[in-house]
Context: one part of a larger RNA
RNA sequence: UGACGGGGGCCCGCACAAGCGGUGGAGCAUGUGGUUUAAUUCGAAGCAACGCGAAGAACCUUACCAGGCCUUGACAUGCUAGGGGACCUAGGUGAAAGCCUGGGGUGCCCUGCGAGGGGAGCCCUAGCACAGGUGCUGCAUGGCCGUCGUCAGCUCGUGUCGUGAGAUGUUGGGUUAAGUCCCGCAACGAGCGCAACCCUUGCCGUUAGUUGCCAGCGGUUAGGCCGGGCACUCUAACGGGACUGCCCGCGAAAGCGGGAGGAAGGCGGGGACGACGUCUGGUCAGCAUGGCCCUUACGGCCUGGGCGACACACGUGCUACAAUGCCCACUACAGAGCGGUGCGACCUGGUGACGGGGAGCGAAUCGCGGAAAGGUGGGCGUAGUUCGGAUUGGGGUCUGCAACCCGACCCCAUGAAGCCGGAAUCGCUAGUAAUCGCGGAUCAGCCAUGCCGCGGUGAAUACGUUCCCGGGCCUUGUACA
Numbered sequence: 001u002g003a004c005g006g007g008g009g010c011c012c013g014c015a016c017a018a019g020c021g022g023u024g025g026a027g028c029a030u031g032u033g034g035u036u037u038a039a040u041u042c043g044a045a046g047c048a049a050c051g052c053g054a055a056g057a058a059c060c061u062u063a064c065c066a067g068g069c070c071u072u073g074a075c076a077u078g079c080u081a082g083g084g085g086a087c088c089u090a091g092g093u094g095a096a097a098g099c100c101u102g103g104g105g106u107g108c109c110c111u112g113c114g115a116g117g118g119g120a121g122c123c124c125u126a127g128c129a130c131a132g133g134u135g136c137u138g139c140a141u142g143g144c145c146g147u148c149g150u151c152a153g154c155u156c157g158u159g160u161c162g163u164g165a166g167a168u169g170u171u172g173g174g175u176u177a178a179g180u181c182c183c184g185c186a187a188c189g190a191g192c193g194c195a196a197c198c199c200u201u202g203c204c205g206u207u208a209g210u211u212g213c214c215a216g217c218g219g220u221u222a223g224g225c226c227g228g229g230c231a232c233u234c235u236a237a238c239g240g241g242a243c244u245g246c247c248c249g250c251g252a253a254a255g256c257g258g259g260a261g262g263a264a265g266g267c268g269g270g271g272a273c274g275a276c277g278u279c280u281g282g283u284c285a286g287c288a289u290g291g292c293c294c295u296u297a298c299g300g301c302c303u304g305g306g307c308g309a310c311a312c313a314c315g316u317g318c319u320a321c322a323a324u325g326c327c328c329a330c331u332a333c334a335g336a337g338c339g340g341u342g343c344g345a346c347c348u349g350g351u352g353a354c355g356g357g358g359a360g361c362g363a364a365u366c367g368c369g370g371a372a373a374g375g376u377g378g379g380c381g382u383a384g385u386u387c388g389g390a391u392u393g394g395g396g397u398c399u400g401c402a403a404c405c406c407g408a409c410c411c412c413a414u415g416a417a418g419c420c421g422g423a424a425u426c427g428c429u430a431g432u433a434a435u436c437g438c439g440g441a442u443c444a445g446c447c448a449u450g451c452c453g454c455g456g457u458g459a460a461u462a463c464g465u466u467c468c469c470g471g472g473c474c475u476u477g478u479a480c481a
Stems, first nucleotide, its partner, number of pairs: 001481002003478003007475007015465002019428005026319008034310002042053002064305007073130001077129008087104007108119004132294002135292003141288002143283003146279001148277001153192006159168003172183003198271004203240007212230001217227003243265001246259005308447001321421001325380007337368003342361002346357004387418001392413007434457007
């Protein structure tokens, strides 16, 4: 100087408490351990691995296994020799890859009357130099990321103090979300961080109207449908708006409490943004890359299998156990997105998944697309039930070369466990939790209940900081570094 303390002081954080909803019990989905297996490819490992790399494993992917094959090799550059134009195409064998045969073709440049000869590109064969490796090492690395932590910190120059390590500044008194600011001070300044500048949302204005509007008029087969108009909604660009600016109180100041005005206050809400560093953190399987290793194979192709196994164990979820519920009929109100070998109105067949036809739309102008919870009416009456939907039988639809291993969806039948979950444990402080549906990426299809977004309805509680966890500043002890 640090680190540590079941030392002290001060102070934060859904850290506890207060409150609401969960997990732990059930069934299923998914990841993991384990076991099994020819293989169940690999990585991730407390927080910070476990719906993680996977924003799409039937083949492909695929890195694994078995078998069948190939070697200058699926791919790059260059060289030598021989042959052939490129190229198109057929047969045999085979699961395919591969292997073995055959047919049709003669362009361009130079030379040449022609026959022919030479050459560039391209192809085949032989050979060489090399390719190739998701083989090892993330303690050899770059890059990128996680984490402490949006925590309030980490340092430097000069000066001063100290033999020195180092200290001071950065401590102290206040204040703040903040090393934020004020005051003081052997310090005076400065840098990286904080904040602000950026995006978005909340109010208003300007500009602009093939979206919107009987707002005012006219027409209307009644639909902004038409004329017509941009006023409003909206869209999108620009600008205004909040600064403790004003008032009162406290204070030396910084600032704090209250109030007015205001759409909005005292960092308005959210996002992007994460200091010096720590974890010899993670990744050589995204990519790059040193070293090592394999080179008829540790490379390459194919068919099939596996990654989907199942006596178990754990994590994350979905659906429930019902009556503020379930079912049926009728009836409202979003936002953000997406669409061309796409979205598909509408008509039609089918109980349905879906099929047949097919308008419009590269989309504020058409479609996905009747949002759901909600509202109105009706049924169910506490029952393992009109709760719950697992499992299984049968029939079918669609994608795809192909749904046996191993797809989703539909219909009929079957209806399992489950009556609110031990010890323990998680999330959340406001338009949040809870609850309801909608969209998108990936994608032929999909095992999505995942992930990323969007809006609808919309709470309860916080006395307080003793205690648990993590953290900041000062101080103290130390036989630790």
Small-subunit ribosomal RNA, 3' major domain from Thermus kawarayensis JCM 12314, 481 nucleotides, folded computationally.
Taxonomically the source falls in Thermus kawarayensis (Bacteria, Deinococcota, Thermales, Thermaceae).
Its mean pLDDT, the model's own confidence on a scale to 100, is 89.
The full RNA is in RNAcentral, with records from SILVA.